Predicted 3D model of a 1391-nucleotide RNA (small-subunit ribosomal RNA) from an uncultured bacterium. Rfam family: Bacterial small subunit ribosomal RNA. The prediction has a mean pLDDT of 85.
RNA sequence: AGAGUUUGAUCCUGGCUCAGGAUGAACCCUGGCGGCGUGCUUAACACAUGCAAGUCGAACGGAGUUAUCAUUUCAGAAGCAAUUAGCUUGCUAAGAGUGGAAGAGAGGAUAACUUAGUGGCGGACGGGUGAGUAACGCGUGGGGAACCUGCCCUGCACCGGGGGAUAACACCUGGAAACAGGUGCUAAUACCGCAUAAGCGCACGAGGCCGCAUGGCCAGGUGUGAAAAACUAAGGUGGUGCAGGAUGGACCCGCGUCUGAUUAGCUUGUUGGUAGGGUAACGGCCUACCAAGGCGACGAUCAGUAGCCGGCCUGAGAGGGUGAACGGCCACAUUGGGACUGAGACACGGCCCAAACUCCUACGGGAGGCAGCAGUGGGGAAUAUUGGACAAUGGGGGAAACCCUGAUCCAGCGACGCCGCGUGAGUGAAGAAGUAUUUCGGUAUGUAAAGCUCUAUCAGCAGGGAAGAAAAUGACGGUACCUGACUAAGAAGCCCCGGCUAACUACGUGCCAGCAGCCGCGGUAAUACGUAGGGGGCAAGCGUUAUCCGGAUUUACUGGGUGUAAAGGGAGCGUAGACGGCAUAGCGAGUCUGAUGUGAAAGAUCGGGGCUCAACCCCGGGCCUGCAUUGGAAACUGUUAAGCUGGAGUACAGGAGAGGUAAGCGGAAUUCCUAGUGUAGCGGUGAAAUGCGUAGAUAUUAGGAGGAACACCAGUGGCGAAGGCGGCUUACUGGACUGUAACUGACGUUGAGGCUCGAAAGCGUGGGGAGCAAACAGGAUUAGAUACCCUGGUAGUCCACGCCGUAAACGAUGAUUACUAGGGGUCGGUGGGCAUGGGCCCAUCGGUACGGCAGCCAACGCAGUAAGUAAUCCGCCUGGGGAGUUCGUUCGCAAGAAUGAAACUCAAAGGAAUUGACGGGGACCCGCACAAGCGGUGGAGCAUGUGGUUUAAUUGGAAGCAACGCGAAGAACCUUUCCAAGUCUUGACAUCCCGAUGGCAGGUGAGUAAAGUCACCCUCUCUUCGGAGCAUCGGAGACAGGUGGUGCAUGGUUGUCGUCAGCUCGUGUCGUGAGAUGUUGGGUUAAGUCCCGCAACGAGCGCAACCCUUGUUACGAGUUGCCAGCAUUAAGUUGGGCACUCUAGUGAGACUGCCGGUGACAAACCGGAGGAAGGUGGGGACGACGUCAGAUCAUCAUGCCCCUUAUGACCUGGGCUACACACGUGCUACAAUGGACGGUACAACGAGUCGCAAGCUCGCGAGAGUAAGCUAAUCUCUUAAAGCCGUUCUCAGUUCGGACUGUAGGCUGCAACUCGGGAACACGAAGUCGGAAUCGCUAGUAAUCGCGGAUCAGCAUGCCGCGGUGAAUACGUUCCCGGGCCUUGCACACA
Repeated sequence: AGAGUUUGAUCCUGGCUCAGGAUGAACCCUGGCGGCGUGCUUAACACAUGCAAGUCGAACGGAGUUAUCAUUUCAGAAGCAAUUAGCUUGCUAAGAGUGGAAGAGAGGAUAACUUAGUGGCGGACGGGUGAGUAACGCGUGGGGAACCUGCCCUGCACCGGGGGAUAACACCUGGAAACAGGUGCUAAUACCGCAUAAGCGCACGAGGCCGCAUGGCCAGGUGUGAAAAACUAAGGUGGUGCAGGAUGGACCCGCGUCUGAUUAGCUUGUUGGUAGGGUAACGGCCUACCAAGGCGACGAUCAGUAGCCGGCCUGAGAGGGUGAACGGCCACAUUGGGACUGAGACACGGCCCAAACUCCUACGGGAGGCAGCAGUGGGGAAUAUUGGACAAUGGGGGAAACCCUGAUCCAGCGACGCCGCGUGAGUGAAGAAGUAUUUCGGUAUGUAAAGCUCUAUCAGCAGGGAAGAAAAUGACGGUACCUGACUAAGAAGCCCCGGCUAACUACGUGCCAGCAGCCGCGGUAAUACGUAGGGGGCAAGCGUUAUCCGGAUUUACUGGGUGUAAAGGGAGCGUAGACGGCAUAGCGAGUCUGAUGUGAAAGAUCGGGGCUCAACCCCGGGCCUGCAUUGGAAACUGUUAAGCUGGAGUACAGGAGAGGUAAGCGGAAUUCCUAGUGUAGCGGUGAAAUGCGUAGAUAUUAGGAGGAACACCAGUGGCGAAGGCGGCUUACUGGACUGUAACUGACGUUGAGGCUCGAAAGCGUGGGGAGCAAACAGGAUUAGAUACCCUGGUAGUCCACGCCGUAAACGAUGAUUACUAGGGGUCGGUGGGCAUGGGCCCAUCGGUACGGCAGCCAACGCAGUAAGUAAUCCGCCUGGGGAGUUCGUUCGCAAGAAUGAAACUCAAAGGAAUUGACGGGGACCCGCACAAGCGGUGGAGCAUGUGGUUUAAUUGGAAGCAACGCGAAGAACCUUUCCAAGUCUUGACAUCCCGAUGGCAGGUGAGUAAAGUCACCCUCUCUUCGGAGCAUCGGAGACAGGUGGUGCAUGGUUGUCGUCAGCUCGUGUCGUGAGAUGUUGGGUUAAGUCCCGCAACGAGCGCAACCCUUGUUACGAGUUGCCAGCAUUAAGUUGGGCACUCUAGUGAGACUGCCGGUGACAAACCGGAGGAAGGUGGGGACGACGUCAGAUCAUCAUGCCCCUUAUGACCUGGGCUACACACGUGCUACAAUGGACGGUACAACGAGUCGCAAGCUCGCGAGAGUAAGCUAAUCUCUUAAAGCCGUUCUCAGUUCGGACUGUAGGCUGCAACUCGGGAACACGAAGUCGGAAUCGCUAGUAAUCGCGGAUCAGCAUGCCGCGGUGAAUACGUUCCCGGGCCUUGCACACA
């Protein structure tokens, strides 16, 4: 940065689509690790459970626990011990008394702790959410002379003395509970008076200073009012008043803040005032009274949508979109309302009321509010743990210890996002195997793997182990990090591969299945579907979907348009608005510039730094393009003042005009009426008819009536704003132009709304109505004809008044101003010069039309009357259709007009130009194209081909011309593909391999419908003797075979346009381009043949010529040809000859060469001479680029597909020959220009040994028998026929015509039944010249007559050739058909 898509191609307009980035995402497939972030966008839906706001005993009275102390009541240990007993006489046992320890109880004191209650502070912070809100809500900048502020800080002053209650507690009562009530007692830093008052509030009055105003400040006077609380560790802490600060908050204002006018008017506390109330404070905030205001096109009101911002995404930017996370503000806390307390709330985890919902209940009543953290249900495509800790940072309370803290810090889950790392590295060609493909050779996967040598990041194991913490205190966490050992192991997918867009093959499928973002792909060879191989991209992700920006200059401020693509209002006047001439001065709003304040932090950017890097985080700079205050400048815009005349207007003098309105007048014409003349038609049309007319039309003459329109003049002439305006006269009236330069002094331009005008048709009321004429009627035309044509004919057309308000209302071009080469024309005016009876020349102003330069334009075109260059203002456009439709509104009597959508649908719709094709468009030209002629076809019978039908099969192909006597130059079998039946399976045919045999061929036999099958006879070559070759048979598999499909996969061949004159290229030039030019034009030709001209100059394929044949002639050559002269014969038979004919070779000849005329001094044409032939002499071969997907896969070749004991091969019989019918092409006729009979004359091309066959004999004949000659200028086919001469028939279904049929015969052939062709005799059909229509032919042609050949055993009316006889006509190019060239139209391009 662009690309695809409208077309046959091009340029443009214009939409649609794609490539990029982004996301709180979701879904499909897949998934190794870590760091940092992030996670209900939907139901402000409902919520179980736990936690999220408490704290202070250093405010208070109690209560409780513990400890200590003393008192008291119990209680009574150790020790001492009278006394008693026993005996071993100094030992054992009992023990009054003394002693007073541990312990228990009671009240008291002290200390520590716990705490329901009173009291204080905090529950207005922190946390959540975005429902509401279009607002001073938010952002930004200001304001107060209109405010408040607990805790905190500073200063000043003070803290004296009293009083009465009340919770707790005790007792009682009610209730299921929640809870409530009563009586009694008690404390305080709880509550209430009193004192005091530095200072403060209020009221009154006076002074000074200041302010834009209301008013404020200072000092001071009088009166009046209001304070306090104690605790203590004795250090302090706390309390009260006043003032100030800080912090936080309330209020007001400027500016900014979405869409809709199919929402245009809204408002009654509304706008203002006075007084009062209320508030911390201003204020209609509230109340009473008074006035009638206020807002609105600069968009009020109403409706819809929405929290706002810093920022975030995108973009080059300007913009556009967005408002998750983080930060600021606001609002809300189930819904609605309300206040209380308090410094602060109208209060998320406070109160009251109402409502909905849920829960408890003893039915009387009660309880609750997760939009706090987790969590549940629900909704949804979709969003996490009922975790740990107060260690850190903060918050509340407290003097503190400390307590509380789902704020917060951490952990868990999720690839949701960003960032980083890994899934190995090196070497390794036998280019392994496998797989895919293949032209079978190979190629690809691919150094990829294996193998060998290394390494260890991550994960796993083990050891050590932080910082975060100021002295202590660590949830995270045995975490980050470090070290060691260990194994290439545990770690790759997703999308795409027709173009856009990087990447291709095979198979399957066969408009099916499917794909697809757009174009589009798929109907049998799909790089687009599905699979595989290969490749491309990205990568722990990849695709899809959704949304936003970009590309899109496709709403255009930067940065678009409006003649024809969408788009100029039908025209004017004019309001608001926007814009505005020359010059001077002031101001300084816009503008420029300096300074100051602000523009939070985070983010973004630049420079550093910290985590191994990065993401992430920290620090600093700059930025924040804005707003405000203030100093300055004064050119431009603005504004004020006073001017100017060039813009504009006025005045005066002129001439031009279908400008408008009204009245009057005129002649021509149509029609009607009356009268006359006059008679059978008139009228109308392509032709007719309806109609009118003997009741006298049409025609003609005279008179009259009435309406409408104004011939000629008349002109790309005039006038008007547009619509529009046309006989003449008069009246009234608008505008433009020219000249003069007296006056005004910017008075101008445009113009949303508004108002006025506005063709035709239409509507209303009243007139009028000759002609014309919707509707309607009739007649024609036509398949029909609700049309075109004709005869009639009503509204209407005309007038007056009133509506309508639209048109291709067009120059498809809004208005105004200025500038920008020239030219000739015309209308109106003026000036100058010349001339002096018409006039000519020059200049200028205004209008109108043409051609044209620069410039512009997509092109066409425009071009001083711009679509050029600029300026101002207005209207309008944003893909096509739906649709100028619906709904709504306004207008209208109605018809309708104005305004004016959406759903849905398409990938185009469109403009200009190009090349073709086409036209019942034009110009020119040609052709047996028509015309002029001759003969046919179409009618009959038959032949042949086709369709149809039939059939076992009637094989298949060809289909307008350009299929149909075509392929087929010849179907009885064969051919032969079709049908029926019978057979074969490596095969009827080819190659390779193995075995056997020595042949194969031939002959004989059996069998059969035939083939297949079986048997017998006979039987190879070469040789170095090893073998080799060949053939047959048998066998296995590769394969053979296919007239099976596709001529729309093909080659080759061929038809046709068309023997028409065309079709192209190189270079140059023109055009943005497709393309054009050349090749067009003027002549001429059969011809793009030639000449001339020309931005073209040349060239190629075609035309012509070169080739064959025919027409004349010369030369050389004469056998099988010929015979003039000589000889000879029945006969060129023979001798002789080669003059002639002829044969087949080589030449000559014709070139517009010569003459005259025409033409342009050309090309050429016309006429003539000469010549056998004259203007390409006649005929043939020869067919440009291409068209028709023309024909042919059945001549042949061939890709792919299909069949393989059959779709191949063999064989017999049948069929291709059918037959109600339709068509094509032919033959024979219908007769006298003829038929029949007899006689008689003259060809050419050809063919012949598997042949042509003379002659002779037989037969009526077809033919048979016999048999010369001929491999051919020798012999044969071979008598040509029409013609000529004579006879007969006499106009008829015939002596025409010969179909059909019968009988008896002949030929070919294995075989004539289906199904051959001749001959003889007999029979003797239709047919008497052919409807509509249609074909051929221009001279040796048509017509007519016969002859030959190919194919072929036989079979021709067909085909290809040959000669004989031998015409008529062409004025001409209007018309039909086809073609060529030029031009024009075009919405066609499979034309």